[in-house]
RNA sequence: GCCUCUGUAGCUUAGUGGUAUAGCGUUACAUUGGUAAUGUAAAGGUCGCGGGUUCAAUUCCCGCCAGGGGCU
Numbered sequence: 001g002c003c004u005c006u007g008u009a010g011c012u013u014a015g016u017g018g019u020a021u022a023g024c025g026u027u028a029c030a031u032u033g034g035u036a037a038u039g040u041a042a043a044g045g046u047c048g049c050g051g052g053u054u055c056a057a058u059u060c061c062c063g064c065c066a067g068g069g070g071c072u
Stems, first nucleotide, its partner, number of pairs: 001071007010024003018055001026042005048064005
């Protein structure tokens, strides 16, 4: 230098155009003599950044950034 894959909540992740999921974790409540476990609820997301297409983009296209792998 070229090719390819990945980037989504604190962590791990689902999601191939129509208001973004789950598990763990956090907080509150219930339960207990108390703790753990369990149950219910809540909070937590500029979907890596910028632009384009579209009525509508996490999703399609272009560029950039970061990381993994391969080739020279």

Description: A computed fold for a 72-nucleotide RNA from a Candidatus Heimdallarchaeota archaeon, annotated as transfer RNA. The source organism's lineage runs through Archaea, Promethearchaeati and Candidatus Heimdallarchaeota. The sequence is in RNAcentral, with records from ENA. It matches the Rfam family "tRNA". It is annotated as a transfer RNA. The coordinates come from a structure-prediction model, not an experiment, and the mean pLDDT is 83.